[in-house]
RNA sequence: ACCUUAUCCAGAGUGGCCGAGGGUUGGGCCCCAAGACGCCACAGCAACCGUUCCGCUUGGGAAUCGGUGCUAAAUCCCACCCGCUAUGGCGGGGAAGAUAAGAG
Numbered sequence: 001a002c003c004u005u006a007u008c009c010a011g012a013g014u015g016g017c018c019g020a021g022g023g024u025u026g027g028g029c030c031c032c033a034a035g036a037c038g039c040c041a042c043a044g045c046a047a048c049c050g051u052u053c054c055g056c057u058u059g060g061g062a063a064u065c066g067g068u069g070c071u072a073a074a075u076c077c078c079a080c081c082c083g084c085u086a087u088g089g090c091g092g093g094g095a096a097g098a099u100a101a102g103a104g
Stems, first nucleotide, its partner, number of pairs: 003102006013042005021031003025079004043071003048067003051063004075096001080093006
């Protein structure tokens, strides 16, 4: 790499450097020289795993010390299938993707 399981309508930004693209692909739409994307520092969010505490049959709750992750827009929306609606959409599922834990 590939595979398994869980989650993805909540939440959380300032400064410095750089300099033209970025939001995975296609379409749409959006962000961006009032400096995006990326990197660094600090701050924060969250609670997947560890840890500690509480509770306990199990399930669970709290803290946030450690390992990750994240801090525009629902994974920004749609794409494939099904149902409803009566042509504009609505709902469910899937694929793909992201993250975590495992497996390898």
SAM riboswitch aptamer (S box leader) from Phycisphaerales bacterium UBA1161, 104 nucleotides, folded computationally. The organism belongs to Phycisphaerales, within Bacteria. Its Rfam family is "SAM riboswitch aptamer (S box leader)". From the family's description: The SAM riboswitch is found upstream of a number of genes which code for proteins involved in methionine or cysteine biosynthesis in Gram-positive bacteria. The coordinates come from a structure-prediction model, not an experiment, and the mean pLDDT is 81. Of the family's consensus pairs, 94% are formed in the model.